[in-house]
About this RNA: The RNA shown here (small-subunit ribosomal RNA) has 1477 nucleotides and comes from Cunninghamia lanceolata. NCBI's taxonomy places the organism under Eukaryota, Viridiplantae, Streptophyta, Acrogymnospermae, Cunninghamia.

């Protein structure tokens, strides 16, 4: 950081729907409308006018004419201020109403309708003529305005030089009545006019507040102000002339997006975020722009003109239109009603009034849209019922839940009654036959929706099988899924529920309340300082901020409190009131500010003194490197892990002498040294100059602190010119290392390090810690300077300061750590931060000579990145240690033949398994059939085997044919046993069906026994301590030991598995027992008879424990040595194998869950095959030969094993063997013969009398069979093979070597293997540097499937989003120029004309007409600026298994990283300064 639970809504979608109330409904296309309606009324204004009536009368209406229509209703496009909101104000206006005073005389002239007539299709236009009026017009009075404490014109005075300006006086203008209008017999009432007020109503000014964005820093030209004039109601640049040049901005102006604001609503503990549907205010709009008229009032939703765009209607000349009123249609869209009743009520509009009008409104209607409220039954009821999951079959559970009994009727239905709202003396109800009430009838009509992995209440079966699906997050699904998807249950809500969407909260994840910045994301590289912000002690003034009180507002409605009305509620209706804002006004006077006046603690100033690589000039010095030049010399020399490239007989290197020339200044020097703001600063000695700092306490007297923007200064590299140039040394060549080496490692070696002017402005520019100020334990160094003490003097001593180190206490921190040089208390100020990537990229701008630098995003994409510490593993890290692990030594194996085993091939089959150590003479302790599981034929299908039911039959035995046999057919004998006479038990056939069978699968679903690390020393637990925690401690340390074996120590103290012991064999020795063994009797053999002294053989004890001496070690475990003993420091071997680890191995041992098959993967049988054979690899066994071979002769063993056996003797065979057969159930008989050895002979270094493969031929033994496929024996053949490359194995004493015994498998045969015996019988090792395995302590880390980790780039090849880009359609601003409808204004005598002058002519007024100024659209043309597109094109992200290297992490194999420059298929490498992370 991300999620997810609260709450809310004008909603919508899914899916369900009983009932009332009250509310609310186009949030999108200010999109385009078909119809019908929403504003009229008044005949008590007006006629000789029309219509209607048979007549009078009564009645209705086009038309002038008042009066409204500017209200009511609608929308939210515009609009960032001509707007709203609080809160002031002064220069207006005002029909209708109210109150008050006052009038109302005398006259004319038309002009609608009407009638006639013309044009047009219409819409409607024209002429002719008549006509009332409250329509219109002229005179009179009136007095308000203009104008009044005089700012209209004219005149006359006055007065001046003239002009402004002022003073008096007189006169004059422009304006009104509907008479006396209507009504009524009248009284009277409505109306009319002027004037003041008044009330409500508007208009206008001004302060504050009112979204984003600086990748918008500058905008204004009527713009800012004046003067005159013009206009309005009315101030005003509102407009014009003329002046003058101002006005607005970092306290964000201009620009540019967005947006109708407010009461209010949501939502949060506030404080705030979000929001502006209904309601109520206020504004702006009315198809888009413009524009005036009427009128009190409009530039006007249902009025004119006009111009565009659309959309109709036409006889094509021309008209019409304008639902963002109310239903209503079409579009659009996730979405949002009736073309409905009434004016009964509230209230509007004209009217004297009835009465009319009135989609305002009051009412219905349709939508579970929202919020309230009620209901689908209630009470009993165990056989715990069927049914349903489930299941260890026993049960459990839906579940008192149903049926079933008893009851009730809100709601339903249907009858009956019947309101209030109406205001009245009465009439007058759309709602509505409602609401309500009574009565009757029956449980009767009424219950879904999610959700059950964990967050988060609720679990189990089936299906599925990384498939289909699911998911907000994490995630879950690869055959046993509480996570898909159904079931059954359960939980949660309920007429709703669940998803989406969206808003707040949770979010202390933008922090006013109430956050961080050493290392997690973040202190600017440093320093000067502007504006802002902040400020010492004392007293004063004011009263501005702050506190107190009170007046005024902040509409109503909402919210909140109390109370009332609908039966509760929801809703309504009365009344109250809190904080809090804006203004007035009166008062405090401690803080802040401001006034004034002191002060000295803060800053400076001055005087003396001191330390320093602090800076800038100019000069001077020595080492040491090159290099030249000359002398000696003569073969190398240099380099490196080891070369080689390079230098050298044209004389190197070495070495002596002089010359030269550039860069750095050794030792002093600090491990923790000084100084400067930082970067940064070291030879000497000068010149100059900046800062600190200690003391004096003379001076001024707050002058101070940080600082946005601003200036300044800034390592390396790098850039421009112009020097220089010794050495080092990017780039580059060459020469090696390598699988390559564009790297490391060497040889050369350019820029480029030096130096002067300028440019860059960056670093891991680090204390990864801004800067000031003050407070908070100690303790111990160093460096500068003081006092005081002491002394001649220097040190101790004590202390005061300013620096710079270390240790630590309190706090703090996430932990690491910090810790009076704070990262701790506190104040003031800036700077940055907000999850990771993308990306410091991409655009814009700004800077730079480039290089760059500085500012600085988005889409996309992820659940993590990341930071401290724990464990652990691992390191081409360290330390100890210890193993036949190395070394030392013996014999071996790889070479050869031949067994055997795997592997590949091969095959109808070569049946499966095991695969580094830890498979491969392994399961297999023994495949000719059988084993056999494989393969080919051939057969049966309830089965070879179990157990159940049903028929039937004894049961067995015999002959036969057929077949390879397995089986399939025939024919025969034989008729048993128990009995309670039904039947049964065993045993065989035959049917059906439950089910058997399977060495099919899955060892990664499992037990089980067993492998290995390892017989290495280790692995854990209680309790206490300690740490926020994962943990540690203990078990580490110092000694020992084979050992975590003991001993000291210690915040541990005890303990469990293991270690040792304890068991079994051998080794001494004692008792004790005595056959089949020994002895003896007995010098042939047996039997028998005797003894227990030795050998043996079985039992029982005995024995060794560092006990003992010495040394030595810590008075300790302990080790050396040495006596004694059969045996000596675990005596010897053997069994014994800790927590765990390899999903290690085995479903083919057995057992097992689940999946599969069931005339087949199950079963029976014949034969094969498993033994194949180009070739690979492991284990062994004979050799290669003289320590041998051969041949004769003698000689000593353990230990076993046996009646389906082992077989002596004799006997026949060269011989395997065969043939009789004794003996033995075994210390008794047998196999049995031991060999190696000992001794006599042959053979004499050769492929041999080594050596035995191979092959021929005769044989033998077992077996139903010996071709495939056995094993032994004579003969005869007589291969390789002469000691084995790189590697490799094994063993430390009775051990290797070498020699023969023996026994298990097995029905019988097969043994070089396996398993156990005994002979004979060495050699080294007193070491741990290296190799491999382990143990323990540490270090490190980016690993934790744990280095067979982890992870970086380039390429390829798929998606994605976004930049550039010739261009290229569009919108929106702006700005010039044009054109100029319609209108106002202003001009103007062309035309015209009832009222009023006038005898008339004519005039006054008016109206058309023309003209100008402004202007709407509209055209040209240029600038911005915004969204799309767009060939190709760079880079970025994503993707289970692509390709090329290994860049980082361990010293990551060249230590890493930052800047910078340069270089390379990439990752990178190099050079130069810097960091430690």
């Nucleotide at each position: 950081g991300a999620u997810c639970a609260a709450g809310a809504u004008g909603a919508a979608c899914a899916u369900u729907g009983g009932c009332g109330g009250c509310a609310u409904g186009c949030u999108u296309a200010a999109c385009a409308c078909a119809u019908g309606u929403a504003a009229g009324u008044c005949g008590g204004a007006c006629a000789g006018g029309a219509a209607g009536u048979g007549g009078u009368g009564u009645u209705u209406c086009a038309g002038u004419g008042g009066c409204a229509a500017a209200c009511g209703g609608g929308u939210g496009a515009g609009u960032a201020a001509u707007g709203u909101g609080u809160a002031a104000g002064a220069a207006c206006c005002u029909a209708c109403c109210c109150u008050u005073g006052g009038g109302a005389g005398g006259g004319g002239a038309a002009c609608a309708a009407c009638a006639g007539u013309u044009g047009g299709a219409a819409a409607u236009a024209g002429u002719u003529g008549c006509u009332a009026a409250u329509a219109c017009c002229c005179c009179a009075u009136a007095g308000a305005a203009u104008u009044a404490g005089u700012a209209c014109c004219u005149c006359a005075u006055a007065g001046a030089g003239g002009u402004a300006a002022g003073u008096u006086g007189a006169g004059g203008a422009g304006c009104a009545a509907a008479a006396g209008g209507g009504a009524g017999a009248a009284a009277u009432c409505c109306g009319c006019c002027c004037a003041a007020g008044g009330a409500g109503g508007g208009g206008c000014u001004c302060a504050c507040g009112u979204u984003u964005g600086a990748u918008u820093a500058g905008c204004u030209a009527g713009u800012u102000g004046g003067u005159g004039a013009g206009g309005c109601a009315a101030u005003g640049g509102c407009u014009u002339a003329c002046c003058a040049a101002g006005g607005c901005u970092u306290c964000a102006a201009u620009c540019a997006g967005u947006a109708g604001c407010u009461g209010g609503u949501c939502u949060g503990a506030g404080a705030g975020g979000a929001u502006g549907a209904u309601c109520a205010a206020c504004c702006a709009c009315a198809u888009u722009g413009g524009g005036a008229c009427u009128g009190a009032g409009a530039c006007a939703c249902a009025a004119c003109c006009u111009a565009g765009a659309c959309u109709c209607c036409u006889a094509c000349a021309g008209g019409a239109g304008g639902u963002a009123g109310c239903a209503g249609u079409g579009a659009g869209g996730a979405a949002u009603u009736u073309u409905c009743c009434g004016c009964a009520a509230u209230g509007g509009g004209a009217g004297a009034a009835a009465g009319c009008c009135u989609g305002a409104u009051g009412g219905a209607g349709c939508a579970a849209u929202g919020c309230c409220g009620c209901g689908u039954g209630a009470a009993g009821g165990a056989a715990g019922a069927a049914g349903g999951c489930u299941c260890a079959c026993a049960g459990g559970u839906c579940a008192u839940a149903a049926a079933c009994u008893u009851c009730u009727u809100u709601u339903c239905u249907c009858a009956g009654a019947g309101a209030a709202g109406a205001a009245u003396a009465a009439a007058u109800g759309a709602c509505g036959g409602u609401a309500u009430c009574u009565g009757a009838g029956g449980a009767a009509u009424a219950a879904g929706c999610a959700u059950c992995g964990g967050c988060c209440a609720a679990c189990u079966c089936u299906g599925u099988g990384c498939c289909a699906a699911c998911a907000g997050u994490c995630g879950c699904g690869a055959u046993a899924a509480a996570a898909c998807a159904a079931a059954g249950g359960a939980u949660g809500c309920a007429a709703g529920c669940g998803u989406u969407a969206u808003c707040c909260a949770a979010a202390a994840u933008u922090a006013u309340u109430g956050g961080u910045u050493g290392u997690a994301a973040a202190a600017u590289g440093u320093c000067u300082g502007u504006a802002g912000g902040u400020g010492g002690c004392u007293u004063u003034u004011c009263a501005a901020g702050u506190c107190c009180g009170u007046c005024g507002u902040c509409a109503a409605a909402u919210c909140c409190u109390a109370g009332g009305g609908c039966u509760c509620a929801a809703c309504c209706c009365u009344a109250g009131a809190u904080a809090g804002g804006c203004g007035g006004u009166g008062g405090a006077a401690a803080c802040u500010a401001c006034c004034a006046a002191g002060c000295u603690a803060g800053a400076g100033u001055a005087c003396g003194g001191u330390a320093g690589a602090g800076g800038c000039a100019a000069a001077g010095g020595g080492a040491a490197u090159u290099u030249c030049u000359g002398g000696u010399g003569g073969a190398g020399c240099g380099a490196u892990g080891a070369a080689a490239u390079g230098c050298g007989u044209u004389g190197a290197g070495a070495u002596c002498a002089g010359g030269a020339a550039a860069a750095a200044c050794a030792c002093c020097a600090a491990c923790a040294g000084g100084u400067g703001a930082a970067a940064g600063c070291a030879c000497u000695a000068u010149g100059u100059u900046g800062g600190g700092u200690c003391g004096u306490c003379a001076c001024u007297g707050a002058c101070a602190c940080u600082u946005a923007g601003a200036g300044a200064u800034g390592a390396a590299a790098u850039c421009u010119a112009g020097g220089g140039g010794a050495g080092c040394g990017a780039a580059u060549g060459g020469g090696a290392u390598u699988a390559g080496a564009u790297a490391c490692c060497c040889c050369a070696g350019u820029a480029g390090u030096c130096c002067u002017a300028g440019c860059c402005g960056u670093a891991a520019a680090u204390g990864a810690u801004g800067g000031a100020u003050a407070c908070u334990a100690a303790g111990u160094g160093c460096u500068g300077u003081g006092c005081g003490u002491a002394u001649c003097a220097a040190c101790c001593c004590a202390u005061a300061u300013a620096g710079u180190g270390c240790u630590g206490u309190a706090g703090c921190u996430a932990a690491u750590g910090c810790g009076u040089u704070a990262a701790g208390u506190a104040u003031c100020u800036c700077g940055c931060c907000u999850a990771g990537g993308a990306a410091g990229u991409a655009u814009g701008u700004u800077c730079g000579c480039a290089a760059g630098a500085a500012u600085g995003a988005a889409a996309c994409u992820c659940a993590a990145a990341g930071g401290a510490a724990u464990u652990g593993a691992c390191a081409g890290g360290g330390g100890c240690u210890c193993g036949c692990a190395c070394a030392a030594g013996c014999g071996g194996u790889c070479g050869a033949g031949c067994a055997u085993g795997u592997g590949g091939u091969u095959u109808a089959a070569u049946u499966c398994g095991a695969u580094g150590c830890a498979a491969a003479g392994c399961g297999a302790a023994g495949a000719a059939c059988c084993u056999u599981a494989c393969c080919a034929g051939g057969g049966a299908u309830u089965a070879a085997c179990a157990u159940g039911u049903c028929g039937u039959g004894a049961a067995u035995c015999c002959u036969u044919u057929u077949g390879a046999a397995a089986g399939a057919g025939a024919g025969g004998a034989g008729u048993g046993c128990c009995u309670u006479c039904a039947g049964g038990a065993g045993c065989g056939c035959a049917g059906a069906c439950a089910u058997a069978a399977g060495u099919g699968g899955u060892g990664u679903a499992u037990g089980a026994a067993a492998u290995u690390c390892a017989u290495u020393a280790g692995u854990u637990c209680g309790u206490g301590c300690u740490g926020c925690a994962a943990g540690g401690u203990g078990u580490u340390g110092g000694g020992u030991u084979a050992a975590g074996u003991c001993c000291c120590g210690c915040a541990a103290u005890g303990a469990g598995c293991g270690c040792a012991a304890c068991c079994c064999u051998c080794g001494u020795g004692u008792u004790u027992a005595g056959u089949u063994g020994c002895c003896a009797u007995a010098a042939g053999a047996g039997u028998u008879u005797g003894g227990a002294a030795c050998c043996u053989u079985g039992a029982a004890c005995a024995g060794a424990c560092u006990a003992u001496c010495g040394g030595u070690g810590u008075u300790a475990a302990g080790c050396c040595a040495g006596a004694g003993g059969a045996a000596g420091g675990u005596g010897a071997g053997g069994a014994u194998g800790a927590u765990g680890u390899c999903a290690a191995g085995u479903c083919a041992u057995c057992a097992u869950g689940c999946c599969c098959c069931u005339u087949a993967c199950a079963c029976c049988c014949u034969g094969g095959g498993u033994g194949a054979c180009a070739c690979a690899c492991g284990u062994g066994c004979u050799a290669c030969a003289a320590u041998a071979g051969u041949u004769g002769g003698g000689a000593c063993a353990a230990a076993g094993a046996g009646u389906u056996g082992c077989g002596c003797c004799c006997u026949c065979g060269u011989g395997a063997g065969g043939g009789c057969a004794a003996g033995c159930u075994a210390a008794c008989c047998u196999c049995a013969a031991a060999a190696a050895c000992c001794u006599g002979g042959c053979c004499u270094c050769a492929a041999u009398u080594c050596a035995a493969a191979u092959u021929g031929c005769a044989g033998g033994c077992u077996g139903u069979a010996a071709c495939u496929c056995a094993c032994c024996u004579g003969c005869a053949u007589g291969a390789a093979g002469u000691a084995g490359g790189a590697a490799u194995c094994g063993c430390u004493a009775g051990u290797a070597a070498u020699c023969g015994u023996c026994g298990g498998u097995c029905a019988a045969c097969c043994a070089u293997a396996c398993g156990a015996c005994g002979g004979u019988g060495a050699a080294u090792u007193u070491g741990u540097u290296c190799u491999c395995a382990g143990g323990c302590c540490u270090u490190a880390u980016a690993c934790a499937c744990a280095c067979c980790a982890c992870c970086c780039g380039u390429c390829a090849c798929a998606c994605u989003a976004g930049g550039g880009a010739a261009g290229u359609g569009a919108g929106c601003c702006a700005u010039g120029c044009u054109c100029g409808a319609a209108g106002u204004c202003a001009u103007u005598a062309u035309c015209u004309u009832a009222a009023c002058c006038g005898c008339a002519a004519g005039g006054a007024g008016g109206g058309a007409g023309a003209u100008g100024c402004c202007c709407a659209a509209g055209g040209c043309a240029u600038g911005g600026c915004u969204a799309g597109u767009g060939a190709c094109u760079g880079g970025a992200g994503u993707g289970a298994a692509g390709u090329c290297g290994u860049a980082a992490c361990a010293a990551g194999g060249u230590a890493g990283c930052c800047g910078u420059a340069u270089u390379g298929g990439a990752a990178g490498g190099u050079g130069c300064a810097g960091c430690u992370a």